[in-house]
Parts: sequence; C1' cells; structure tokens
RNA sequence: UCAAUCCACGCGCGAGAGACCGGACCGCUUCUGGGCGGGCCGGCGCCGAAGGCGCAAUUCGCUCGUCAAUCGCUCAGGCAAACGGAGCGCGUGGGUGCC
Repeated sequence: UCAAUCCACGCGCGAGAGACCGGACCGCUUCUGGGCGGGCCGGCGCCGAAGGCGCAAUUCGCUCGUCAAUCGCUCAGGCAAACGGAGCGCGUGGGUGCC
C1' cells in the first nucleotide's frame, strides 16, 4: 500500500399478503337513508425480507456437543398509501491485510 474482508455512516434500489367482516366511540359531510376518515376491541383469512426461534453437512473437541441461511416456524411484525424492510450497488471513515 493494492486485492479482499469486517464495522459504522450517507445516498440509491428494494418484495409479499384482506385499503376483509362485525361492534361501539370520535371527527367531517348529509337529501337525515347514508358516506368518508381515525384509532380501539373481537373474528376469520393470508405474508414473510426488522427482530426471535429451529435444523444439515462440514470443521473442531470426543460424553455429547459446536454449527448457517434470502431454508423452515410464524412468537413478534406486516397485508391501500406512508413508515418499516432482508439483501444489493456506490461513496466516506476506521480495522485487518494475499502479494
């Protein structure tokens, strides 16, 4: 000091699934029949990419363990928009650093 890699920050991209049903409440509107929005409660249906949980081979130790995911589960989260969002790309800073 280059490749590569790890961490943090910034920018960009970023999926899936009912804007479901019912209840009372609040606000707006109204032709006083009703309509729209908000959050709360209950119910069924679904999604999987915050988080969480689970497992293989291999490796390492030799009792039985260690052991991953964008795989599975669906506790949490989510199912118009917004927010969030694994992962990817670029940039900046720092660490390690093949050669």
Predicted 3D model of a 99-nucleotide RNA (Glycine riboswitch aptamer) from Panacagrimonas perspica. Model confidence (mean pLDDT): 76 of 100. The sequence was found by an Rfam model in a public genome assembly.